Predicted 3D model of a 551-nucleotide part of an RNA (large-subunit ribosomal RNA, domain I) from a Myxococcota bacterium. Its Rfam family is "Bacterial large subunit ribosomal RNA". It was read from a public genome assembly. Its mean pLDDT, the model's own confidence on a scale to 100, is 85.

[in-house]
Context: one part of a larger RNA
RNA sequence: GGCGUACGGCGGAUGCCUAGGCGAUGAGAGGCGAUGAAGGACGUGGACAGCUGCGAAAAGCUCCGGGGAGCCGCUAACAGGCUUUGAUCCGGAGAUCUCCGAAUGGGACAACCCGCGCAGGGACUACCUGCCAGCCGUCAGUGAAUUCAUAGCUGACGAGCAGCCAACCCGGGGAACUGAAACAUCUAAGUACCCGGAGGAAAAGAAAUCAAAUCAGAGAUUCCCCUAGUAGUGGCGAGCGAACGGGGAAGAGCCUAAACCGAUAGGGGUAACUCUAUCGGGGUCGUGGGGCCAGCACCAUGGGACUCAAAGGGUUAGACGAACGGCGUGGAAGAGCCGGCCAGAGAGGGUGACAGCCCCUUAGUCGAAAAUUCCGAGAGCCCUAGCAGGUACCCGAGUACCGCAGGACACGAGAAAUCCAGCGGGAAUCUGGGAGGACCAUCUCCCAAGGCUAAAUACUACUCAUCGACCGAUAGUGAACUAGUACCGCGAGGGAAAGGUGAAAAGAACCCCGGUUAGGGGAGUGAAAUAGAACCUGAAACCGUACGCCU
Repeated sequence: GGCGUACGGCGGAUGCCUAGGCGAUGAGAGGCGAUGAAGGACGUGGACAGCUGCGAAAAGCUCCGGGGAGCCGCUAACAGGCUUUGAUCCGGAGAUCUCCGAAUGGGACAACCCGCGCAGGGACUACCUGCCAGCCGUCAGUGAAUUCAUAGCUGACGAGCAGCCAACCCGGGGAACUGAAACAUCUAAGUACCCGGAGGAAAAGAAAUCAAAUCAGAGAUUCCCCUAGUAGUGGCGAGCGAACGGGGAAGAGCCUAAACCGAUAGGGGUAACUCUAUCGGGGUCGUGGGGCCAGCACCAUGGGACUCAAAGGGUUAGACGAACGGCGUGGAAGAGCCGGCCAGAGAGGGUGACAGCCCCUUAGUCGAAAAUUCCGAGAGCCCUAGCAGGUACCCGAGUACCGCAGGACACGAGAAAUCCAGCGGGAAUCUGGGAGGACCAUCUCCCAAGGCUAAAUACUACUCAUCGACCGAUAGUGAACUAGUACCGCGAGGGAAAGGUGAAAAGAACCCCGGUUAGGGGAGUGAAAUAGAACCUGAAACCGUACGCCU
C1' cells in the first nucleotide's frame, strides 16, 4: 500500500409521513373605486427583528346575535392584566381609518414640500376642522370681433366620468418565424401583440330569410351533434373548407319614423291660414299595412321583460345528535382473546399501535337580533281586437343601385351572386322595391336604408362543498419553511436553497475535563438518547480505527 471482516465518522439516498400543491365536479359570486379603490409607505405591543392584525380611537373601539371557561395572534418565558356583572373566540352592523397611490388646492425624485388661499373655531399669525383639480351634463349670470346673437368667461348643482381587475366578449389596428421540403400569390392568421369599450355574461336576434322549381315546405337569434373533410376553393401546390337539410338545448317577442289630428313656442300674413321646432295622440305591416272619408260590429280577451310587496326558501355564527366493557401483552390498546351494543349515523379526522360504540364529527333534526339574496300571493302601472267599401295621403335618400379600386364571405376576380366601406355618378313609394350565386324571362319568397329584446352559450381572479388508478419535499406551484423572499441586474427583468426529536419537553438538575468555551464523559428523563435539538429512517461515494491475509 492492497484486499477482507468488524466498528465508527462524513454524507443525506431510500422508506414512511404531510402542513403544500395539481386537476376536476356542483353551487355561489362575478366586481372594487372621489363616501378615495387595487397596491403600498410609515407607524402600532410593557419589552418586538420578521410575519399576521390594526391605524394617532392603531394585535384594537361600539352595538346586536352566537357561544360558555378560559384568555392577552405566530410565541416559549418574564412583568402585568382580563374573565359567569359572560371575557377570549365566531357571525352581522357600525366607529376610527396617518401618508402615498386615479390622487383631485399647487408642486414633486410616490409615501415629501409649499399655500398668512377660502370658511368656521380659537386669542390674529400658533393650532384644530372643513373646502379649494379636470372633463361632462343641467341651470344661471356675464359677454367679444359684430347691432342682435354666438363663441368665450364665471358660478351653482350632480354617490356623473376617471383608476384597478384572472379569463371570457365586442369593436379599431395588426405581424413574423413557420408550412409550401427554395420562394413571391398562398400559409401561419385575422393568430400573437397594441388600442378602445362593456357585461355577468358579451355578441347575435324577430326576415328586403331560406327553400322549391312552376307542385310543395320552413318560420328571430345563439349553442351542440350530424350533414362532411362532402360541395367547393386553391402557384387546382401546401393547404383552406362551407351551406341547405336532419336531430337536440333553449324558446318571446316588441318599440319607433312617416301619412293624419292637436297643444305650446317662434317666423310670415290685416285675417282665414301657413311655415319651423318641441311635445302629445295616431301608427308599425307583406294573405301588403296604415292614414283619411262614410258604413257595420264592439267595450271584450289575453299578456308584461316595469314598480312596490305579504308569506316562504337560501346564505353569512350555530344547536341537538345513538351505541363498550373486561382479560392478558405492551411505554401506551385502538391490535389479540372473551362477552355486548348502536346504526336514517360502518364518510372522514384525532386519540401513546389498526376505534361504528373514547373525542371531534357523520345520518337526521333544529336555528338568526342584524345584513343579504331567491321566489313571488297580491297591488299598482303598462300593452293588447274586428268586417267589407271608397280615396291614392304615407310606408326610413346622397340611401338602393352603377362605375373604379379594396375588404369580408369556405369562395385567391373567377361566370362571382351576397355583405361592408373609400372616391365618383345617382332612383323609385305598392301599376313600388329587394332576393332566389353573372344576366334575362316566368314563377316563388321577402319589405332595406331607425331601435330594443331574456333563455339555451363562453370564462373563473374569488367563496363554499365534494372528489381523484394526481404529486409526496431534486416530486407537486417558482414558493409545504420570514417566497416572488434572500440574492443577481442601472433597468426591463432573473430568481433560489431551505419540511420531520418524542406519545408527551419529560429539551438532560447535579458532578467531571475544558477557555465562566466548543465539544465530550458520568448522572437523570424516556419504550428507545446510535430519538439529544447539526435530533425519524440513515444507502453510496469519501475518511478512519482494530484485526486477519498478501505484497